[in-house]
RNA sequence: GCCCCUGUGGCUUAGUAGCUAGAGCGACUGCCUCGUAAGCAGUAGAUCGUGGGUGCAACUCCCAUCAGGGGCU
Numbered sequence: 001g002c003c004c005c006u007g008u009g010g011c012u013u014a015g016u017a018g019c020u021a022g023a024g025c026g027a028c029u030g031c032c033u034c035g036u037a038a039g040c041a042g043u044a045g046a047u048c049g050u051g052g053g054u055g056c057a058a059c060u061c062c063c064a065u066c067a068g069g070g071g072c073u
Base pairs, nucleotide, nucleotide: 001072002071003070004069005068006067007066010025011024012023013022027043028042029041030040031039049065050064051063052062053061
């Protein structure tokens, strides 16, 4: 320098031939208990690395760019 992969709530991650995001763990609240844990019920939390483009509409397509990983020279 070139090519490929990955980047989604605190953590792990699903969803990618377009129709505005779901789960597990964790956190918090309540119930239960003498109390704690467990269990049960509920709540908050991601506009999807960043910027731009196409489009009625984008995490999903296109361009650029950043970070991490791998390969080639």

This is a predicted structure of a 73-nucleotide RNA (transfer RNA) from Candidatus Woesearchaeota archaeon CG_4_10_14_0_2_um_filter_33_13.
Its mean pLDDT, the model's own confidence on a scale to 100, is 81.
Its Rfam family is "tRNA". The family's RNA type in Rfam is transfer RNA.
The source organism's lineage runs through Archaea, Nanobdellati and Candidatus Woesearchaeota.
RNAcentral holds the sequence, with entries from ENA.